Record summary: Large-subunit ribosomal RNA, domain II from a Patescibacteria group bacterium, 697 nucleotides, folded computationally. Its Rfam family is "Bacterial large subunit ribosomal RNA". RNAcentral holds the full RNA, with entries from ENA. The organism belongs to Bacteria candidate phyla, within Bacteria.

[in-house]
Context: one part of a larger RNA
RNA sequence: ACCGGUGAGUUCCCGCUGUUUCUUGGUCUAACCCCGCUAAGCGGGGGGAGGCAAAGCGAAAGCGAGUGUGAAAAGCGCGUUUCCAGUUUUUUCUGGAGGAGAAAUGGCGGAAGACCCGAAACCAAGCGAGCUAACCAUGAGCAGGGUGAAUCCUGUCGAAAGACGGGGGGAGGCCCGCACCAGUAUCUGCUGCAAAAGGUUUGGAUGACUUGUGGUUAGGGGUAAUAUGCCAAUCGAGCUUGGUGAUAGCUGGUUCUCCCCGAAAUAUGUAUAGGCAUAGCCCUUGUUUAUUUUUACUUUGGGGUAGAGCACUGGAUGGAAUAAGUGGCGCAAGCUAUUUAUUUCAACCAAACUCCGAAUACAAAGAUAAAAGAACAAGGAGUCAGUCCUAUCGGGCUAAGCUGAUAGGGCGAGAGGGAAACAACCCAGACUGGCGAAUAAGGUCUCUAAAUGAUAGCUAAGUUUUUGAAGGAAGUUAAUUUUCAAAGACACCCAGGAGGUUGGCUUAGAGGCAGCCAUCCUUUAAAGAAAGCGUAACAGCUCACUGGCGGAUGAAAAUUAGCGCCGAAGAUGAUCGAGGAUAAGCUAUCUACCGAAGUCCCAGAUCCGCCUUUGGCGGAUGGUAGGGGAGCGUCCCCGAGGCGGUGAAGCCCUUCCGUAAGGCGAGGGUGGAGCGUCGGGGAGUGAGAAUGCCGGU
Numbered sequence: 001a002c003c004g005g006u007g008a009g010u011u012c013c014c015g016c017u018g019u020u021u022c023u024u025g026g027u028c029u030a031a032c033c034c035c036g037c038u039a040a041g042c043g044g045g046g047g048g049a050g051g052c053a054a055a056g057c058g059a060a061a062g063c064g065a066g067u068g069u070g071a072a073a074a075g076c077g078c079g080u081u082u083c084c085a086g087u088u089u090u091u092u093c094u095g096g097a098g099g100a101g102a103a104a105u106g107g108c109g110g111a112a113g114a115c116c117c118g119a120a121a122c123c124a125a126g127c128g129a130g131c132u133a134a135c136c137a138u139g140a141g142c143a144g145g146g147u148g149a150a151u152c153c154u155g156u157c158g159a160a161a162g163a164c165g166g167g168g169g170g171a172g173g174c175c176c177g178c179a180c181c182a183g184u185a186u187c188u189g190c191u192g193c194a195a196a197a198g199g200u201u202u203g204g205a206u207g208a209c210u211u212g213u214g215g216u217u218a219g220g221g222g223u224a225a226u227a228u229g230c231c232a233a234u235c236g237a238g239c240u241u242g243g244u245g246a247u248a249g250c251u252g253g254u255u256c257u258c259c260c261c262g263a264a265a266u267a268u269g270u271a272u273a274g275g276c277a278u279a280g281c282c283c284u285u286g287u288u289u290a291u292u293u294u295u296a297c298u299u300u301g302g303g304g305u306a307g308a309g310c311a312c313u314g315g316a317u318g319g320a321a322u323a324a325g326u327g328g329c330g331c332a333a334g335c336u337a338u339u340u341a342u343u344u345c346a347a348c349c350a351a352a353c354u355c356c357g358a359a360u361a362c363a364a365a366g367a368u369a370a371a372a373g374a375a376c377a378a379g380g381a382g383u384c385a386g387u388c389c390u391a392u393c394g395g396g397c398u399a400a401g402c403u404g405a406u407a408g409g410g411c412g413a414g415a416g417g418g419a420a421a422c423a424a425c426c427c428a429g430a431c432u433g434g435c436g437a438a439u440a441a442g443g444u445c446u447c448u449a450a451a452u453g454a455u456a457g458c459u460a461a462g463u464u465u466u467u468g469a470a471g472g473a474a475g476u477u478a479a480u481u482u483u484c485a486a487a488g489a490c491a492c493c494c495a496g497g498a499g500g501u502u503g504g505c506u507u508a509g510a511g512g513c514a515g516c517c518a519u520c521c522u523u524u525a526a527a528g529a530a531a532g533c534g535u536a537a538c539a540g541c542u543c544a545c546u547g548g549c550g551g552a553u554g555a556a557a558a559u560u561a562g563c564g565c566c567g568a569a570g571a572u573g574a575u576c577g578a579g580g581a582u583a584a585g586c587u588a589u590c591u592a593c594c595g596a597a598g599u600c601c602c603a604g605a606u607c608c609g610c611c612u613u614u615g616g617c618g619g620a621u622g623g624u625a626g627g628g629g630a631g632c633g634u635c636c637c638c639g640a641g642g643c644g645g646u647g648a649a650g651c652c653c654u655u656c657c658g659u660a661a662g663g664c665g666a667g668g669g670u671g672g673a674g675c676g677u678c679g680g681g682g683a684g685u686g687a688g689a690a691u692g693c694c695g696g697u
Base pairs, nucleotide, nucleotide: 001697002696003695004694005693006692011112013110014109015108016107017106018105019104020103021102022101023100024099026052027051028050032046033045034044035043036042037041056063057062066078067077068076069075082097083096084095085094086093115253116252118250122243123242124241125240126239127238133217134216135215136214137213138212139211140210141209142207144176145175146174147172152167153166154165155164156163157162180204181203182202185200186199187198188197219235221231222230223229228237256631257630258629259628260627261626266279267278268277269276270275280383281382282380283379284378285377286376287375288374289373292372293371294370295369296368297366298365299364300363301362307356308354309353313350314349315348317346318345319344320343321342322341323340324339325338326337327336328335329334386411387410388409389408390407391406392405393404394403395402416427417426418425431604432603433602434601436600437599442594443593444592445579446578447577451591453590454589455588456587457586458585464581471566472565475563476562477561478560479559480558481557482556483555484554493548494547495546496545498522499521500520503517504516505515528543531542532541533540605621606620607619608618609617610616611615632686634683635682636681637680638679639678640677642675643674650670651669652668653667654666655665656663657662
C1' cells in the first nucleotide's frame, strides 16, 4: 500500500405529541392464582389493588360551579355548557367530528456512558533505590618519573637572636604521565556495532579520588557541591491496578434506494463571542377564509438625511470704527506703526453646527387591477465563521481579493452555453430518452460549428493584442475661424538695410548690441538711437523693414473632433488561446448563418389540479443543512404451502427483467446437505474513509 473480516442513534423508566386499533359514558388492569398448549413463551379465565378521566380555585386551611383577592352583594384573575347532519310527534336511534381511557407503534425531550473512538489530568490502594542521588557498615585499587616544605646533623660568621653554605629528610586537594575515572573539541555513525557507540584529541590521576559487597531513605515523598537534576531507556511530580465507558461547548468518523418540499450564516441575551436559549427563515399535519398577502395607484403622517444656509455652536479671510497695551517721532497737543478685544460690512467652512429643507424610504388607510396565497395551532429541524458583483454611504490613503451598513442579484445549495483556462461576470434554471427545429449571450480565415458577407469611412502603429497617466510631437483624416494674396501673397534667390551719430551718462574703453536715461529728427522704396552673433573697443555677419525675381486656388496662424506615435523598466525564450492576419483591426449600417441541459416537437415516468372520469386537458418535478413519504436487501421466529444426492446453500461465468435499492428464470462450471416463496413478527440489519481494529499478501 492493497485485499478480506470487524466497526458507530441502542435499551429500560418517565414526560410531551402524532398514527392505528378497541371501548365509550368512563376506561385499563398490575403483581399474583387456575387451566390448556407445539412451553425462557403463548392462549383462555380469575384478580379493580391501583392509575388516568369525569371540577375548579387558592400558598394553604378550605370552599366548590364556583373560587382567590377584598370591608364588599363591587371590580378583577383563573374556571364553569360537547357539537353537527339525518331520522323520530316527543323520548329515541344512526353516522361523523370532538373528548376520555387502554394497547401497539412513530417523532422528540429528561434521567442514565446514551451515536462511536480520542485527552492532558484528579483521587485511592499498592509495587519499585539490581538504573541513578545521598548516606551507613566492611573490603579493594592507584606503573614510572619530577619538584624537594617542616624537622635534624654539620661548616663559617656572630656575644646572642640568627644569617649564609653542605648533607640527611620526604611534605603537598604539588608537577609530567599508564592503569582507573571522566567526557573537551571534531569526524564517523544516525532502518547504527550501539534506543548515546567508535576513531583522533582532551581533563583528573594520594584525593572533596576511584571501586566491590551488604544495607538505609518512596511519590502531597525521597535524594540533590540546584541542573527542576535523579528516583529502572519514563519525572514541573515514578510505575501498576482501581474509581472508569472520568470529562471533552473540541477534532475525526457515522454503512441500502427512490420520490416531495427546502433553509440560514440575522436580532436579542449570555463569564458570551468557533457554544447556547428565544425570535426570524425551512418542513409535516390540521384549522380558518376575512378584501388575506404582494406589486402598481391615491391620500394622510412623523422625521432632520441630500442640498442649502450662517440665525446658534465652533472654525476661518479681508476692510472700517472704537477701546486698551507696546514701539517710534515730538517740549507738548498729538501723529504714526503694530497686537488684542468688541462692533460693523463683505466673501466662506462643519459627522458630533442648523434660521431652513427635499426626493426616496418607512407606517397607516382607501378603491381598482394583476399575481399569488395568507394567518393561526401543534409536532420536527437546521442555521448564529458567509462571500462576490451592482448602486448609495461610514472607516481607511475618495488603498486593498480591506472593513462596516442599506437595497438588489448570484454563489453558498446551481448543472448547461459564453468569457482560452476562471464559485461570484454575461446568457440561462438540468424529470428521463431522441443522430429533430428555431434561438440567447457570444460568435462565423484555420485549429473550431457558422459570410475570406455587403456598403461607407478610419488606422500603418502588428495599433489591434500583456493596464496605463501627466506631459510631449509639422503622424494622418475631417470640420471651423481669422489674416494675406493677380494692385502678385508665402518660401528660395538678387539688391538695399542710410544720415545727424561714436545720442547723453557712466567708463580705461562703452562706437546700435556691459549698465543707467531718453528713444527724437532727416533722406527715403525701406531701414529700430536696434532682435541676434561678434570685438579690448571699433570693425565684421545677420534680422526687422523695402525693391526685384518668381508665379498660386495659393499661403500663414489658431481651434475642435476621429484613429494612431512617444512617455512604457524584471529577472532561462517569446507570444493576441495559438497559427497567423493590413484585415481575420477600428467606426457606422445591413442581411444571412452557427450557437445551451433555455424554448418548440416526438415518446415515456412520478405527483398535483380541473373536467364532459374505462379517458382527456393543464401544471409541476436543480438542490447542501434539514423535514416528510414510499420501498429494497440481511439474520432469526411463527403459520401456510413447496424445492433438494436425478444434487440444497455458497463460489465463478454468460444471458435476461425492474425507475433504484435489487431480482427471478435459464444455461454452464464448482460444491456436497440443506434451502427458497407467500402472510405476519423481532433486530447485534446494509461501510470507503475514523493517522480506525484484527488477519493476510